[in-house]
RNA sequence: GAAAUAAUGUUGCCGAAAUCCGUUUAAUUUACGGAUACGGGGGACGCGAGCUUAUGGGGCGAAUUCCCGCAGGGGAUAAGGCACUUCCAGGCUUGAGCCCGUCAGCUAACCUCGCAGGCGUUUGGGAGAGCAUCG
Numbered sequence: 001g002a003a004a005u006a007a008u009g010u011u012g013c014c015g016a017a018a019u020c021c022g023u024u025u026a027a028u029u030u031a032c033g034g035a036u037a038c039g040g041g042g043g044a045c046g047c048g049a050g051c052u053u054a055u056g057g058g059g060c061g062a063a064u065u066c067c068c069g070c071a072g073g074g075g076a077u078a079a080g081g082c083a084c085u086u087c088c089a090g091g092c093u094u095g096a097g098c099c100c101g102u103c104a105g106c107u108a109a110c111c112u113c114g115c116a117g118g119c120g121u122u123u124g125g126g127a128g129a130g131c132a133u134c135g
Stems, first nucleotide, its partner, number of pairs: 011120004018036006038114005047105001054102001056103001057100004065076004079094004084128006
């Protein structure tokens, strides 16, 4: 000097997945419970819809669709993300997976579920917003 690993702190990203309170814990860090916020599903009238054992149907999610390959996989693509918002230009990147179990259109009241996990980004210009410092 560089790299790797671990812990702690700070600051951010994807995502609904944050905060507070109580008990427990050696512990604000563990576990459990509750509340608020946020997110999802079911569920009338009326409206809409024809095809419900089959090529079934449906839900969460940006993750849909097409082509090639025996397959693994590859090439594209709708769509999504990149530290305030937005527009333009440019760059990088994702484009998965899981669940319900014959059953669900929308849907007021109402009922019910989740509240994880995984990461390290910083381009330029215009407009707007907010914060801090100094006077």
c-di-AMP riboswitch aptamer (ydaO/yuaA leader) from a Phycisphaerales bacterium, 135 nucleotides, folded computationally. The sequence was found by an Rfam model in a public genome assembly. The prediction has a mean pLDDT of 78. It matches the Rfam family "c-di-AMP riboswitch aptamer (ydaO/yuaA leader)". Rfam's curators write: This family represents a conserved RNA structure found upstream of the ydaO and yuaA genes in Bacillus subtilis and related genes in other bacteria. The ydaO/yuaA element is thought to act as a genetic 'off' switch for the ydaO and yuaA genes in its native state. It is believed that the element may be triggered during osmotic shock leading to activation of ydaO, a predicted amino acid transporter gene, and members of the yuaA-yubG operon which code for KtrA and KtrB K+ transporters.